[in-house]
Context: one part of a larger RNA
Molecule: large-subunit ribosomal RNA, domain II
Organism: Chloroflexota bacterium
RNA sequence: ACCGGCGAGUUAUUGUGCGUCGCGAGGUUAAGGGAGACACACCCGAAGCCGUAGCGAAAGCGAGUCUGAACAGGGCGUUCAGUGGCGCACAGUAGACCCGAAACCAAGUGAGCUACCCAUGGGCAGAGUGAAGCGGCGGUAACACGUCGUGGAGGCUCGAACCCGCUACUGUUGCAAAAGUUUGGGAUGACCUGUGGGUAGUUGGUGAAAUGCCUAACGAACUUGGAGAUAGCUGGUUCUCCCCGAAAUAGCUUUAGGGCUAGCCCUUGGCGUUUAAUGGCGGAGGUAGAGCACUGGAUUGGCUAGGGGGCAAAUAGCUUACCGAACCAAACCAAACUCCGAAUGCCGCCAUUCCAUAGCCGGGGAGUUGGUCCGUGGGGGAUGAGCUUCAUGGACAAAAGGGAAAAAGCCCAGAUCAUCAGCUAAGGUCCCGAAAUGUAGACUAAGUGGGAAAGGAUGUGGGAUUACUCAGACAGCCAGGAGGUUGGCUCAGAAGCAGCCACCCUUCAAAGAGUGCGUAAUAGCUCACUGGUCUAGUGAUCCUGCGCCGAUAAUAUAACGGGGCUCAAGUCUACUACCGAAGCUGUGGGCCAGACGGUCGUCGUCUGGCGGUAGGGGAGCGUUCUGCUCGAACGAUGACGGUCGUUCUUUGCUGAGAAGCCGGACCGUGAGGACUGGUGGAGCGAGCAGAAGUGAGAAUGCCGGU
Numbered sequence: 001a002c003c004g005g006c007g008a009g010u011u012a013u014u015g016u017g018c019g020u021c022g023c024g025a026g027g028u029u030a031a032g033g034g035a036g037a038c039a040c041a042c043c044c045g046a047a048g049c050c051g052u053a054g055c056g057a058a059a060g061c062g063a064g065u066c067u068g069a070a071c072a073g074g075g076c077g078u079u080c081a082g083u084g085g086c087g088c089a090c091a092g093u094a095g096a097c098c099c100g101a102a103a104c105c106a107a108g109u110g111a112g113c114u115a116c117c118c119a120u121g122g123g124c125a126g127a128g129u130g131a132a133g134c135g136g137c138g139g140u141a142a143c144a145c146g147u148c149g150u151g152g153a154g155g156c157u158c159g160a161a162c163c164c165g166c167u168a169c170u171g172u173u174g175c176a177a178a179a180g181u182u183u184g185g186g187a188u189g190a191c192c193u194g195u196g197g198g199u200a201g202u203u204g205g206u207g208a209a210a211u212g213c214c215u216a217a218c219g220a221a222c223u224u225g226g227a228g229a230u231a232g233c234u235g236g237u238u239c240u241c242c243c244c245g246a247a248a249u250a251g252c253u254u255u256a257g258g259g260c261u262a263g264c265c266c267u268u269g270g271c272g273u274u275u276a277a278u279g280g281c282g283g284a285g286g287u288a289g290a291g292c293a294c295u296g297g298a299u300u301g302g303c304u305a306g307g308g309g310g311c312a313a314a315u316a317g318c319u320u321a322c323c324g325a326a327c328c329a330a331a332c333c334a335a336a337c338u339c340c341g342a343a344u345g346c347c348g349c350c351a352u353u354c355c356a357u358a359g360c361c362g363g364g365g366a367g368u369u370g371g372u373c374c375g376u377g378g379g380g381g382a383u384g385a386g387c388u389u390c391a392u393g394g395a396c397a398a399a400a401g402g403g404a405a406a407a408a409g410c411c412c413a414g415a416u417c418a419u420c421a422g423c424u425a426a427g428g429u430c431c432c433g434a435a436a437u438g439u440a441g442a443c444u445a446a447g448u449g450g451g452a453a454a455g456g457a458u459g460u461g462g463g464a465u466u467a468c469u470c471a472g473a474c475a476g477c478c479a480g481g482a483g484g485u486u487g488g489c490u491c492a493g494a495a496g497c498a499g500c501c502a503c504c505c506u507u508c509a510a511a512g513a514g515u516g517c518g519u520a521a522u523a524g525c526u527c528a529c530u531g532g533u534c535u536a537g538u539g540a541u542c543c544u545g546c547g548c549c550g551a552u553a554a555u556a557u558a559a560c561g562g563g564g565c566u567c568a569a570g571u572c573u574a575c576u577a578c579c580g581a582a583g584c585u586g587u588g589g590g591c592c593a594g595a596c597g598g599u600c601g602u603c604g605u606c607u608g609g610c611g612g613u614a615g616g617g618g619a620g621c622g623u624u625c626u627g628c629u630c631g632a633a634c635g636a637u638g639a640c641g642g643u644c645g646u647u648c649u650u651u652g653c654u655g656a657g658a659a660g661c662c663g664g665a666c667c668g669u670g671a672g673g674a675c676u677g678g679u680g681g682a683g684c685g686a687g688c689a690g691a692a693g694u695g696a697g698a699a700u701g702c703c704g705g706u
Base pairs, nucleotide, nucleotide: 001706002705003704004703005702006701011094012093013092014091015090016089017088018087019086020085021084022083023082026050027049028048032044033043034042054061055060064076065075066074067073097236098235100233104226105225106224107223108222109221115199116198117197118196119195120194121193122192123191124189126158127157128156129154133150134149135148136147137146138145162186163185164184168181169180170179201218204214205213206212211220239620240619241618242617243616244615249262250261251260252259253258263368264367265365266364267363268362269361270360271359274358276353277352278351279350280349281348282347283346289340290338291337295334296333297332299330300329301328302327306323307322308320309319310318311317371396372395373394374393375392376391377390378389379388380387401412402411403410416589417588418587419586421585422584423583427579428578429577430563431562432561436576438575439574440573441572442571443570449565455549456548459546460545461544462543463542464541465540466539467538468537476533477532478531479530480529482506483505484504487501488500489499512527516525517524590610591609592608593607594606595605596604597603601640621695623692624691625690626689627688628687629686630685631648632647633646634645635644636643637642652684653683660679661678662677663676664675666673667672
């Protein structure tokens, strides 16, 4: 890991409700007893319990009573059948659906491991160093001291046994639940070691002290018991079909991942359109918007009190290109401003629709109280977040199908089953790919489409306004562009062109006291302006469609799903056709509910319904055991299921082959059930009831096998 077996809402009791049965103003026995024994049978036994009357704290009174001074008012009553058994559902008490702690307590077992201690034994190759002491000699007044020997001390040195375990590698389902190899430390000592003995778990022992060790997991050992401790936590919880179908909210909570009540779901009884939608009528309200009349904010101008500066100085007064309340004019801003003020929504009444198995009031059973995204209206945040918090609607949750390349929450659309039939939705129709290389008219040249801003630009289409223009514009080319004058000032110079002031007059077709370049200053080039040539449009501004730049990221084309696409296969406008889903329709079948019919039975007809998690309700299948029963043929009637009658005689099946197993095209929506062939070789069914150790794929489930 697989296969097989085992494996989880039980039992007792007390309640509540529903169903059913008995009796009924009553109902019922308990303990115990009698009789009987095959008793889930029968007979006694009202002690008690519930009901028949309530009110009051009570005394108590009583269809009333309590409060109260009250014959007042008010509260609770006075009408409405109960009770016992059985079944089911749920609740309380018990382990109470099952498995699971870490822990707590008690009584014991452990020092054969290890820590320390006690008693008694054992062990330590070899080599080195050379303390004290002693002796000789020297030396001293004597010591001291020196030297040479001798001597053999030491938690001394090197190094085996022995003990330890520093380093690296191997090993890591190992040789080994701590080892092997290499290297290393101690090695006469606080040394190592044998045997025997001692110290014990509430606060214990032991500890050269690490919370170390106390029999391979010690911040409190192990074993057994209390014990099925407790677990608001995790996991698991076993057959089928049918009907309905949530919640992730509020309040309170040592509460926030748990509860209780309400809300929302199911079911049952009652009421019987009260519901909902739409219309009409009548209401309440200060949001969106708007406004500035209030409260505040904020801007410019005017005017003024006042202030600042100056003059003056006697308190006066004069003045000011300063500031400036109030007031006036203009234009603004506000969740906590409002002279105003919707749309929706909400409430009430009336009517209509007839769409609902709607709504409301009781009883019983729940689950839910982690929500998520999207649209809209707000708060918080940075007018950030796949952020957070409210409101409102939708989807997901609990929803499959089609579209968005892929996809919980977006768009379309809600899957009863079958169908090699049809029509559509969103979205699509060149190929991948089902359907238009569709029609008409435009735009785009950027592969824009197929990612992005401020900002920038003779891109290009449309619209509007305006100027010039065949009396010749715009652009180009030819020519002119003058005189007073070098304007005045300034200046070293200033002559159109450093700067300041002024900006006139004349000639003219026209020409600025000068647009730019240039010079030291002149000069020179050029422009404005004018003529000629040429010839038909040329400038400016605004609005708008589609494009351009702005545009840089890490494996990687990679910012159309791909191929590929340019009068499109892009964009806009209009139109036609087609494709396209589990939507709708056709045909056939099933189930549920209601209404009607009825031969009364879920039989027929019609109408509507049948996605579904938590969860509620209904109907069934199968397993083991218990009780009772078990035959066949013919006829009548009925659409069928069925019902009725007659006759025979029988007493479920089985060695003329049971159960089980294997095969098979049968029946049932299904759980499952028949029939038949084989195998097998001895038991096993059916109908109606009853009782449960009653259904496994999951629990790091348990046991066994492989």